[in-house]
Molecule: small-subunit ribosomal RNA
Organism: Chloroflexota bacterium
RNA sequence: GAUUAAGAGAGUUUGAUCCCGGCUCAGGAUCAACGCUGGCGGCGUGCCUUAUGCAUGCAAGUCGAACGGUGCUGAUUUAUCAGCAUAGUGGCAAACGGGUGAGUAACGCGUAAGUAACCUGUCCUAAAGUAUGGGAUAGCUCUGAGAAAUCGGAAUUAAUACCGUAUGUGGUCCUUCGCCGCAAGGUGAAGGAUUAAAGCUUUCGGGCGCUUAAGGAGGGGCUUGCGUCUUAUCAGGUAGUUGGUGGGGUAACGGCUCACCAAGCUGAUGACGAGUAGCUGGUCUGAGAGGAUGGUCAGCCACACUGGGACUGAGACACGGCCCAGACUCCUACGGGAGGCAGCAGCAAGGAAUUUUGGGCAAUGGACGAAAGUCUGACCCAGCGACGCCGCGUGGGGGAUGAAGGCCCUCGGGUCGUAAACCCCUUUUCUCAGGGAAGAAAAAAAUGACGGUACCUGAGGAAUAAGUCUCGGCUAACUACGUGCCAGCAGCCGCGGUAAUACGUAGGAGGCAAGCGUUAUCCGGAUUUACUGGGCGUAAAGAGGGCGUAGGCGGCUUUUCAAGUCGGAUGUGAAAUCUCCUGGCUCAACUGGGAGGGGACAUCCGAAACUGUUGGGCUAGAGUGCAGCAGAGGGAGAUGGAAUUCCCGGUGUAGUGGUGAAAUGCGUAGAUAUCGGGAGGAACACCAGUGGCGAAGGCGAUCUCCUGGGCUGUUACUGACGCUGAGGCCCGAAGGCGUGGGGAGCGAACAGGAUUAGAUACCCUGGUAGUCCACGCUGUAAACGAUGGACACUAGGUAUAGGGAGUAUCGACCCUCUCUGUGCCGAAGCUAACGCAUUAAGUGUCCCGCCUGGGGACUACGGCCGCAAGGCUAAAACUCAAAGGAAUUGACGGGGGCCCGCACAAGCAGCGGAGCGUGUGGUUUAAUUCGAUGCAACACGAAGAACCUUACCAAGGCUUGACAUAUCGGAAGUAGGAACCUGAAAGGGGGACGACCUGUUAAGUCAGGAGCCGAUACAGGUGCUGCAUGGCUGUCGUCAGCUCGUGCCGUGAGGUGUUGGGUUAAGUCCCCCAACGAGCGCAACCCCCGUUGCCAGUUGAUUUCUCUGGCGAGACUGCCCUGCAAAACGGGGAGGAAGGUGGGGAUGACGUCAAGUCAGCACGGCCUUUAUGCCUUGGGCUACACACACGCUACAAUGGAUGGUACAAUGGGCAGCAAUGGAGCGAUUCGGAGCUAAUCCUAAAAACCAUCCUCAGUUCGGAUUGCAGGCUGAAAUUCGCCUGCAUGAAGUCGGAGUUGCUAGUAACCGUAGGUCAGCAUACUACGGUGAAUACGUUCUCGGGCCUUGUACACACCGCCCGUCACGUCAUGAAAGCCGGCAACACCUGAAGUCGAUGGGCUAACCCUGGCUUGCCAGGGAGGCAGUCGCCGAAGGUGGGGCUGGUGAUUGGGACGAAGUCGUAACAAGGUAGCCGUAGCGGAAGCUGCGGCUGGAUCACCUCCUUU
Repeated sequence: GAUUAAGAGAGUUUGAUCCCGGCUCAGGAUCAACGCUGGCGGCGUGCCUUAUGCAUGCAAGUCGAACGGUGCUGAUUUAUCAGCAUAGUGGCAAACGGGUGAGUAACGCGUAAGUAACCUGUCCUAAAGUAUGGGAUAGCUCUGAGAAAUCGGAAUUAAUACCGUAUGUGGUCCUUCGCCGCAAGGUGAAGGAUUAAAGCUUUCGGGCGCUUAAGGAGGGGCUUGCGUCUUAUCAGGUAGUUGGUGGGGUAACGGCUCACCAAGCUGAUGACGAGUAGCUGGUCUGAGAGGAUGGUCAGCCACACUGGGACUGAGACACGGCCCAGACUCCUACGGGAGGCAGCAGCAAGGAAUUUUGGGCAAUGGACGAAAGUCUGACCCAGCGACGCCGCGUGGGGGAUGAAGGCCCUCGGGUCGUAAACCCCUUUUCUCAGGGAAGAAAAAAAUGACGGUACCUGAGGAAUAAGUCUCGGCUAACUACGUGCCAGCAGCCGCGGUAAUACGUAGGAGGCAAGCGUUAUCCGGAUUUACUGGGCGUAAAGAGGGCGUAGGCGGCUUUUCAAGUCGGAUGUGAAAUCUCCUGGCUCAACUGGGAGGGGACAUCCGAAACUGUUGGGCUAGAGUGCAGCAGAGGGAGAUGGAAUUCCCGGUGUAGUGGUGAAAUGCGUAGAUAUCGGGAGGAACACCAGUGGCGAAGGCGAUCUCCUGGGCUGUUACUGACGCUGAGGCCCGAAGGCGUGGGGAGCGAACAGGAUUAGAUACCCUGGUAGUCCACGCUGUAAACGAUGGACACUAGGUAUAGGGAGUAUCGACCCUCUCUGUGCCGAAGCUAACGCAUUAAGUGUCCCGCCUGGGGACUACGGCCGCAAGGCUAAAACUCAAAGGAAUUGACGGGGGCCCGCACAAGCAGCGGAGCGUGUGGUUUAAUUCGAUGCAACACGAAGAACCUUACCAAGGCUUGACAUAUCGGAAGUAGGAACCUGAAAGGGGGACGACCUGUUAAGUCAGGAGCCGAUACAGGUGCUGCAUGGCUGUCGUCAGCUCGUGCCGUGAGGUGUUGGGUUAAGUCCCCCAACGAGCGCAACCCCCGUUGCCAGUUGAUUUCUCUGGCGAGACUGCCCUGCAAAACGGGGAGGAAGGUGGGGAUGACGUCAAGUCAGCACGGCCUUUAUGCCUUGGGCUACACACACGCUACAAUGGAUGGUACAAUGGGCAGCAAUGGAGCGAUUCGGAGCUAAUCCUAAAAACCAUCCUCAGUUCGGAUUGCAGGCUGAAAUUCGCCUGCAUGAAGUCGGAGUUGCUAGUAACCGUAGGUCAGCAUACUACGGUGAAUACGUUCUCGGGCCUUGUACACACCGCCCGUCACGUCAUGAAAGCCGGCAACACCUGAAGUCGAUGGGCUAACCCUGGCUUGCCAGGGAGGCAGUCGCCGAAGGUGGGGCUGGUGAUUGGGACGAAGUCGUAACAAGGUAGCCGUAGCGGAAGCUGCGGCUGGAUCACCUCCUUU
């Protein structure tokens, strides 16, 4: 100094995180449509579908100043003239204007050029001419055919219609010559040949025409460079094809056409084919680059019912012209004719969908004309449609008791809301009235469809005017009711299963507004095709490996050129559009003017750094030579020993073999074992090593031969010879295939044996292909470093293999340096993380390959390859909102390590068997009320069901209720209530008697209260929901854990702390440590027991003791020894009543189980209200083929029975405990001392001492049953307990399995209490007697910590695979069937151009003849018709190609509510999994061979790190 004004994200995979990745949303737009709604104006815009078919009207005519006639009118005396109109001849126009987008992938369009290869009516400029003759014809008249359309014949007539002659400024052709040009051409001179014309009009000046030729303008034809969609599952195409020569044709070049000749031409830079499509200026979107699109307007093209063809003309192969063929429609007298709205309106059809059969030539433009003028559905206007854009309005100000009403409510209130009403004001709009344009035009006049419109003025009156969508998040805006996985919503995530801000309605709120939503489509967001601007170790993605073609890229230095590149200039890039400035409609939309921009293209000039071209040079890349080195590199041949198996022989005898355990198998016909001999095939122990070699696959005994590559050293040679590499070619494990061999071992298939619910498997015994060799084929693997190749650069350390140099040494080591290979660790950097890190996944360059959500699908179809198996290439419909990578925290594992627990083990006693008790399930019942259901329900709620309880059933009753509160009203012998009646009772009648409190009064006089009756609210509910809840509880578990603050690490979830080494009962403590601290838990503090001191106490006394109560002491690893590196701590010891938490209790972290409880209580919601409430009687909860759980009693002699003698503790007691005493065999009873309790009572048993029983269904055991009693209680039948006598069942120690317990414990023994009128084998306590065992942690169960794997996270009771069955959907194959498209071959062949033809017809011009001298005849030229030929649309026949529809049946696929069979995968997933291949099997799958780690665990080896 110039340029530029501009880029936003969100939801959704997970328990959470980061990443990859798709899906979805917010924005803008539209020729739109649909739903609801709708006041006005301006400007635009309006068949996107059937290029489907069209009734009716109009859309192209004009000229009488080219021509003859005709008609009408007028003038005039007939002739004649004038005016108007016109069918026909003639001229011009009709090729423009208007419509549509079917076709077309093309010089069609766009852009830039060329035409020396061309044409051009009208128009303009300048030049020359316009002389003289002739023959016809339409019209008109007559006549004929026909229904019509239309056509024929005869006669007659004109021209600016047609023809001849003359002239030639000129033009054209031929010959000769000159000049210019690169050129195929231009121009000039001379000579020769040939070639034009038309008049009309006039004011008599002329004007308009006509002919010839030249130039211009504008228009067109043709040619060329570049650009212009998808598909390679279209790879080869092409015979007029490519070129040449010659003829023809065209305005013109050209295979445009024909004859002949040659065999070319084109294509991977995509030909040919298929599909789709008018192209552009522009439009929409986007920051841009791009992407999508081509409606209106403008430029070009193409088309005009479908196909073909020419004619006329300056121009057409012609939208409103002609001919032919075809389809369709119409008319018809059946003979024949007519037609073409993709012009403007309009109709029908189609469709989600698109307007009036309007006015006018006033303006602009066009055709004709000299002109007036005529025509003009072009155009200008109006009409219809919110279809779009823009503008305006539906009122403004005041107005609180915050009215009424609606909705919500915690009932207090809040909100709609200044909103309304009401008061004041205004009149845009509206209605009416008055005025009233511009658009019109050059001298004047005339001329306005729109339109009495726009606009102006006045009057009237808030008057005429608001909807629509949304309100879970994204996304602005919330409540109530209804509904109850129903009805429904939904763009994605998702909402709805009784408290829905998500459905429907209402109130309220938010957004936009004459519109608002929805749907469809495009761009954006999407950097999600990445040029700007992506990736490929594990997410999708590196080809199995190499050689190499085309192509792409390429070392140092110098020269040349100027292709790329850069700069400047000129031209073009139409207008409209866009941006900026400015003007006109009141503003805006709209529109006028000016400026700007526009990649690109063409031409010219310049620069020369870089790339490129050309020439020269160099040696650092690459290669060659020379001297060495290592090696399982490849191929062929030969040889060797060990082992297995088989055969022969010897010895020898009954087993062997195999497994978790077995069996099949082999063996007395002699196996296995052992010795000797022999045969045959395959593989090569040790060496052997994250050692070596090779491009990869891969390669391992020894020797020989042939052969490839690599490394080191040297620096002699060449001089960029290089890198990569689409196609192509070659190699390529295992398996498999073909032919021929071989066959010892192993071993798919197969057979048998096991295992198992089954076992088409894992295990075992056999065993065929195969494995081996030769020659071929296949061409795939987890062919992996899941990492393409080459080059350069960027810290190191260490190990190892091969070589070299230096130092040193006699030499070899050692040491240092260096090149190449193979590993590990690690800095920077990179990465989503894991990790990679000079062998890169770092930083760069070059080239190739590949990816773009998951499934469908390593699939189908097509093509290529293969003998086959199959390989390579490779979709779509449909479906899902994910699929996935890495890492984190948990949980889990038939993973690992450490540790603990009566967890196992060692023991003791049991349970499971019997009888009985109790509970539960089941069954039964009118009811057997309900709940609890693995551990953690089942002697549980229930610390005690005869009535009550009671919730259940039957029957009978009550309805403001059995109970509470409030309001209103009432009754006055009120409340209460006895006899009596009825009844099972409740209840219903009945009504003697008969009140209370406060104040007051003369007074039970009045008023009030309580009470009663009635009514209204309401009460009531053990009705439902423990998955709406509170509270409480169980369980893991008295397990040792669970967290926080700050800091640090990590993108983050998270981690660290809390891990590690020790130790503990313990996250207890110690040490270390990027952690330092802290909290809830542990421990301790609390209570009881054990020792002791002090004080106090008493129920006969006692300053003791015991006991009771209170306050203290004591125990802390304190002391000693010892172990551990130290510490913590452990072991031993002393002292002590007690020793290492002394024993026991209470105490239960964060949390888990939607654990349990609505029936303990409370409580939300729902339900019920003469009943699901309440009362009563009776019944039931107590039933009984059965199963389980918890107990009691036993089965006996460690016992039973009888008799005798002892010793506790905790408790309880007034509607009570009850003594001594009496009665009874006894339960019990009579009686009542004492006790409101350290005083009295309840109150011991095992044990011990004796006797009997002697191993038995017993003197064991006591069930069951009978009789007789007792007690409680209204009541003992259903249905209590106890006693006596009698009866005397099962049971002789208990299968699988399972429970408790580690010391004052288990076991045994009794005692007490609560509940309770009565009822205890249960529960809770108490004491008495009083053991055994623990090596230990392999195993079972549970738990804790660390670590590992995971496809689990509802967390293994997880997840998940495949067949089969059913339903739905899309799709492949299929005998076929039915179409469409483009070609090909042959046949036929319309119209028509071109050509041929002569025996037809024929006015003009020429020749000849004749004569009535303007006629006839003949001939020629020319023309017409006919015929023939080439081509040729359509049609027909035929075989193929491409494509679509349909198709019995069939294949797989996707999805679907709780179907069937198994359990393949995820943990070592219970046989590690997976890949390729082959066989087999209901299915997942199994097995063989080779490969991979994307396998856990243990051991070993190696390597690395630290010391």